The part of an RNA shown here (large-subunit ribosomal RNA, domain III) has 393 nucleotides and comes from a metagenome. Its mean pLDDT, the model's own confidence on a scale to 100, is 81.
[in-house]
Context: one part of a larger RNA
RNA sequence: GAGUAGCGAAAAGACAGGUGAGAAUCCUGUCCGUCGAAAACCUAAGGUUUCCUGAGGAAGGCUCGUCCGCUCAGGGUUAGUCAGGACCUAAGCCGAGGCCGAAAGGCGUAGGCGAUGGACAACAGGUUGAUAUUCCUGUACCACCUAAUCAUCGAUUGAGCGAAGGGGUGACGCAGAAAGAUAGGGAAAGCGCACGGUUGGAAGAGUGCGUCCAAGCAAUAAGGCUUACAAGUAGGCAAAUCCGCUUGUAGUAAAGGCUGAGUUGUGAAGGGGAGUGAAACUAUAGUAGCGAAGUUCCCGAUUUUACGCUGCCAAGAAAAGCCUCUAGCGAGAAGAUGGGUGCCUGUACCGCAAACCGACACAGGUAGGUGAGGAGAGAAUCCUAAGACGCGC
Numbered sequence: 001g002a003g004u005a006g007c008g009a010a011a012a013g014a015c016a017g018g019u020g021a022g023a024a025u026c027c028u029g030u031c032c033g034u035c036g037a038a039a040a041c042c043u044a045a046g047g048u049u050u051c052c053u054g055a056g057g058a059a060g061g062c063u064c065g066u067c068c069g070c071u072c073a074g075g076g077u078u079a080g081u082c083a084g085g086a087c088c089u090a091a092g093c094c095g096a097g098g099c100c101g102a103a104a105g106g107c108g109u110a111g112g113c114g115a116u117g118g119a120c121a122a123c124a125g126g127u128u129g130a131u132a133u134u135c136c137u138g139u140a141c142c143a144c145c146u147a148a149u150c151a152u153c154g155a156u157u158g159a160g161c162g163a164a165g166g167g168g169u170g171a172c173g174c175a176g177a178a179a180g181a182u183a184g185g186g187a188a189a190g191c192g193c194a195c196g197g198u199u200g201g202a203a204g205a206g207u208g209c210g211u212c213c214a215a216g217c218a219a220u221a222a223g224g225c226u227u228a229c230a231a232g233u234a235g236g237c238a239a240a241u242c243c244g245c246u247u248g249u250a251g252u253a254a255a256g257g258c259u260g261a262g263u264u265g266u267g268a269a270g271g272g273g274a275g276u277g278a279a280a281c282u283a284u285a286g287u288a289g290c291g292a293a294g295u296u297c298c299c300g301a302u303u304u305u306a307c308g309c310u311g312c313c314a315a316g317a318a319a320a321g322c323c324u325c326u327a328g329c330g331a332g333a334a335g336a337u338g339g340g341u342g343c344c345u346g347u348a349c350c351g352c353a354a355a356c357c358g359a360c361a362c363a364g365g366u367a368g369g370u371g372a373g374g375a376g377a378g379a380a381u382c383c384u385a386a387g388a389c390g391c392g393c
Base pairs, nucleotide, nucleotide: 013031014030015029016028017027018026032390033389034388035387040370041369042368046350047349050348051075052074053073054072055071056070060068061067080141081140082346083345084344085343087118088117092113093112094111098107099106100105122139123138124137125136126135142342143341144340145339146338148337149336150335152333153332160329161328165325166324167323168322169321173312174311175310176309179305180304181303184299185298186297188296189295190211191210192209193208194207195206212271213270216266217265218264219263220262223259224258225257226256227250228249229248230247231246232245233244235243236242275290276289313316356365357364372384373383374382375381
């Protein structure tokens, strides 16, 4: 220079009460304002205690500060079913032997590792200051074990198990259209509860709020796909009753089989529920407790049936699992009920952000899911709900 620029989105604060040595800035309340396909909610990555409670105010906080993602102390993350592992494989990586190479090392078979994919059994409610599909309550399911009980089958006239092998399935693109259903929403009526005028009037066709519920089990079901049986058989690296191929019989539209949202009943004599509402105290509670109604109609998905159908060309993973077939093993076996067992890791909190990546409490960047109402073609736009905020002079 200069007590100058600046104090980081122009979403906005005002008042009252409280606390305190001290208050524009902390807490509470009443108004006002902002977002609302977000500035709400869930979650992946990443962060790694920032979460909660009590205390504090040196420094950090662009002012202040009694406050904080700051400092100190104490506490907090509970799983057979969620996610990952004890299962599978993709790209890619590693790689016994092997090939190559002055050395270091490179490539690669068998084999293995490796999710962003496949497979796989739990839902509703309640509860804490802080966790919950994890705790608790209720109702389930899966795998394995079983000296219990019951009924059954079998022991060479072979019950049952069964491949590291064969076959099927798993198993897949994009676009479009129509249909079924649900989630969700709405209005009016019905039903239930609460309220009762400070203005000329308003007990009425008043006002406000609410009008629900899972997995599982049982029944049913829109729709979609599908010929069945017999005989033979040189193929499927051995075998096969399986698959394939060939022939025959019946048969054209059904029966049967597979799949399948949803619905109904049960679950539920349960939960939740507007509302109502204590006692106690030096400490406060809308806490404990109680708890009504729960129908009809309309709209209706981007969700689901389901890549199911139709169409198209650029022709759209693999393996495990599951089913089946034998090879093989084989004397006890499988089933129901009851009983028992169920390992390791993650789980707090932020997560379009003051907690991640940007040197900062930075107008930038950051994958996925949910995403209500009025107007509207619409997730545009404007106004609002739930919810969250007023951007630390």